[in-house]
RNA sequence: GCGCAGGAUAACUAGGGUUCCGCCCAACGUUCGGGGACAGGUCCAAGAGUUAUCGCCGUCCGCCCGCAGGCAGGAUGGUACACGGCGGGGCAAAAUCCCGGGAGGC
Numbered sequence: 001g002c003g004c005a006g007g008a009u010a011a012c013u014a015g016g017g018u019u020c021c022g023c024c025c026a027a028c029g030u031u032c033g034g035g036g037a038c039a040g041g042u043c044c045a046a047g048a049g050u051u052a053u054c055g056c057c058g059u060c061c062g063c064c065c066g067c068a069g070g071c072a073g074g075a076u077g078g079u080a081c082a083c084g085g086c087g088g089g090g091c092a093a094a095a096u097c098c099c100g101g102g103a104g105g106c
Base pairs, nucleotide, nucleotide: 007054008053009052010051011050012049015044016043020041021040022038023035024034025033055079056078057077058076059075060074061073062071063070064069081101083104087099088098089097
């Protein structure tokens, strides 16, 4: 540089912190008080995690059609591989989230 189907979404989980709830402490008829080295609920959440749906690709079949071709028709197979900082970003804050399949390494 070229080629290639190597894609998207949802639910969930590992994980994450502390805006809210709860819990604990203080206060006492005052809360816009404190605590996430508080198990949890709400919340965030994976390129290299799970499941599902859709999409895409190949083959075969069916229907339409004079051929070429067409079908939000069906079936089946495929959608590979994948070590990874520091630092920064945003939300309340943090993170396997984003920068990023990056830098780097093999």